[in-house]
Order: sequence, then structure tokens, then C1' cells
RNA sequence: ACCGAUUAAAGGCAAACCUGCUGCGAAGCAGGGACGCAAAGCCAGGAGUCUCAUGUCUUUGGACGUGAGAUCGUCCGGUUACCGAA
Repeated sequence: ACCGAUUAAAGGCAAACCUGCUGCGAAGCAGGGACGCAAAGCCAGGAGUCUCAUGUCUUUGGACGUGAGAUCGUCCGGUUACCGAA
């Protein structure tokens, strides 16, 4: 110098909920707030879940398909990153 688990240290993010705003909606943004997180940083590539529109079937419920969206704190994947025992 490089790799490196766990512990520690320095820090980081922020669930539910509340308030305001945006959106048909899922949801997102800001403030408060902390359930938790070693990537709970980023990316919508694959899947899952959800929303809107539409078509077919149906036995009211609903199921399947197509298109457009949302979700990275659902999973996989890609990518970047702090410390550094033996």
C1' cells in the first nucleotide's frame, strides 16, 4: 500500500404518525418525528406489489390481457461509498 469480519469511533439515513403542498390515483416533496437500516446511497434493467385508462370473460365479488405510471425501507441485479482486528 492492498484485501478484510466483527467490535469500536466519526458520522449518515429516517418507518409509522402529524401539518402543508402536488397528483384522477398509487404516491411524491418540505417541516416535525424515530420504527429501524452497514449501503434504508443512487439507478426502474428483471421480477413482485400497487394505481389509472381500456378490452374480454364472469356468478354481484372478481379474473385475464394491453398501455401508461408508482414503489429501490419488497427481492434480484448494476453502480458508488466511511472506519479498518487478525
About this RNA: This is a predicted structure of an 86-nucleotide RNA (c-di-GMP-I riboswitch aptamer) from a Pyrinomonadaceae bacterium. Its mean pLDDT, the model's own confidence on a scale to 100, is 82. The sequence was found by an Rfam model in a public genome assembly. NCBI's taxonomy places the organism under Bacteria, Pseudomonadati, Acidobacteriota, Blastocatellia, Pyrinomonadaceae. Its Rfam family is "c-di-GMP-I riboswitch aptamer". Gene Ontology term of the family: cyclic-di-GMP binding.